Transfer RNA from uncultured Oribacterium sp., 72 nucleotides, folded computationally. Its Rfam family is "tRNA". Rfam links the family to the GO term triplet codon-amino acid adaptor activity. By type it is a transfer RNA. The organism belongs to Oribacterium, within Bacteria.
This record gives sequence, C1' cells and structure tokens, in this order.
RNA sequence: AGGGCCAUCGCCAAGCGGUAAGGCACAGGCCUUUGACGCCUGCAUUCGUUGGUUCGAAUCCAACUGGCCCUG
Repeated sequence: AGGGCCAUCGCCAAGCGGUAAGGCACAGGCCUUUGACGCCUGCAUUCGUUGGUUCGAAUCCAACUGGCCCUG
C1' cells in the first nucleotide's frame, strides 16, 4: 500500500428487512433454621460512530473508528 473478516446487555452468544432469543452474572421473591441447590420474576426506546436507502434497518449501502488475518 492492496484485500478479507469481525464489532449486539457486565461476559459469552443468536439474529440474515417487520422492531433484539438463550446461557452465565446481577437484582427481587419462593423454598430452607441458615447457606447451597432448585423454582418464579426482572434486566440492550442509541445493536462501534455518522450519514444514506426503505412505510419500516442490528439486518442493505457509503464513509469513518477499533480489533484480527492474508498479500507485498
């Protein structure tokens, strides 16, 4: 310098145009003499940033930021 991939909750991670699953953790509750286990409930109106396309964007497009890799 050229090219490819990735970025979603505190962590891991699904999602593939119709408004964000699940696990762990965390908070509240039930159970228990207490704790653990188990069970119930809650937990991302900014999905890296800014624009664009669309009735509608985590999802498609562009630029940028950061990370990893390939070629030279």
Its mean pLDDT, the model's own confidence on a scale to 100, is 81.